[in-house]
Context: one part of a larger RNA
RNA sequence: CCGUGGUUAAGGAACUAGGCAAAUUGCCCCCGUAACUUCGGAAGAAGGGGUGCCCUGAUUAGGUGAAUUCCCUCGCGGAAGGAACCGAAAGGGGCCGCAGAGAAAUGGCUCUGGCGACUGUUUAACAAAAACACAGGUCUCUGCUAAAUCGUAAGAUGAUGUAUAGGGACUGACACCUGCCCGGUGCCGGAAGGUUAAGGGGAGGGGUUAUUCCGACUUGUCGGAAGAAGCUCUGAACUGAAGCCCCGGUAAACGGCGGCCGUAACUAUAACGGUCCUAAGGUAGCGAAAUUCCUUGUCGGGUAAGUUCCGACCUGCACGAAUGGUGUAACGACUGGAGCACUGUCUCGACCACGGCCUCG
Numbered sequence: 001c002c003g004u005g006g007u008u009a010a011g012g013a014a015c016u017a018g019g020c021a022a023a024u025u026g027c028c029c030c031c032g033u034a035a036c037u038u039c040g041g042a043a044g045a046a047g048g049g050g051u052g053c054c055c056u057g058a059u060u061a062g063g064u065g066a067a068u069u070c071c072c073u074c075g076c077g078g079a080a081g082g083a084a085c086c087g088a089a090a091g092g093g094g095c096c097g098c099a100g101a102g103a104a105a106u107g108g109c110u111c112u113g114g115c116g117a118c119u120g121u122u123u124a125a126c127a128a129a130a131a132c133a134c135a136g137g138u139c140u141c142u143g144c145u146a147a148a149u150c151g152u153a154a155g156a157u158g159a160u161g162u163a164u165a166g167g168g169a170c171u172g173a174c175a176c177c178u179g180c181c182c183g184g185u186g187c188c189g190g191a192a193g194g195u196u197a198a199g200g201g202g203a204g205g206g207g208u209u210a211u212u213c214c215g216a217c218u219u220g221u222c223g224g225a226a227g228a229a230g231c232u233c234u235g236a237a238c239u240g241a242a243g244c245c246c247c248g249g250u251a252a253a254c255g256g257c258g259g260c261c262g263u264a265a266c267u268a269u270a271a272c273g274g275u276c277c278u279a280a281g282g283u284a285g286c287g288a289a290a291u292u293c294c295u296u297g298u299c300g301g302g303u304a305a306g307u308u309c310c311g312a313c314c315u316g317c318a319c320g321a322a323u324g325g326u327g328u329a330a331c332g333a334c335u336g337g338a339g340c341a342c343u344g345u346c347u348c349g350a351c352c353a354c355g356g357c358c359u360c361g
Base pairs, nucleotide, nucleotide: 001356002355003354004353005352006351007350008349010347011346014345019342028050029049030048031047036041038173052095053094054093055092056091062086063085064084068080069079070078071077096100108340109339110338111337112336113335114334115332116331120132121131136171137170138169139168140167141166142165148157149156150155174327175326176325177324179257180256181255184254185253186250187249188248189247190246193245194244195243199239200238204234205233206232207231208230211226212225213224214223215222216221217220258276259275260274261273262272285319286316297313298312299311300310301309
């Protein structure tokens, strides 16, 4: 010097990002216990007291319950019965110590915000949470050879279930609620018209040439032109489904939810008016918030002093209603703030025990 443990005057969080760590509390019994509340809780709330040993209480209270007797729908049945065993407490008296839950073990408490209802689940080995899940809510698909999923298929799961069932999505107890917009995207429904593939359809066109005509000559050949049938290449009109266009519905589907100007008998402000744009212009509730940039906003509270915290205001840069809104008892190794208690966290160090490091032998 390091590690682990112990003690520490006075002070008592002044430490620090933060009471991290440590200390306090602690079992059992008695008394006692607030707001709030979903009436269950909150609650071990908080707070106060007791605690050893001997005698007595006590042949006690109380507990277990044999023999025996009786009853019977007969059994591991019922009733009476009390042997035997176990065996307190309150209260009273006494004894010892510094100290009686004498060691060990064994909640610190309260007030107030945020988030998540809760018990649960999770990043095996840096994250346990406000994340996931959850009962509950809503939408949607599915009539059974179900939808959905796995598989090329057979087949299987769904389910030996059947709409009070099963799948998918979102939300997330409970309470009060959940506003407006269907223009865009999606989904559902519709079918008059437009568009539209393969296919059907073949107008027409091209190639080939039996034959005919023309020309040449080595008179049966060559060259040229026209050209039926067949074969072949191509091919217009017309016909032709879903889809798309189109029409309607649908937001607990994806999503969206304005600007400028003026106006009241101080000023300020604007219930009111004008105007532009939109599919519609944010309702209730909440609001400097896990969201507020400016910002340590302003006011109030708490402190001697408070960028945090609590209550308000509203100018919401950029809250807002199942990507749920606002509350909420209970719960939480969650997270912010405050107080009491307590302490070597600190003022500010010191000492002790054990182990190590190091030096010497």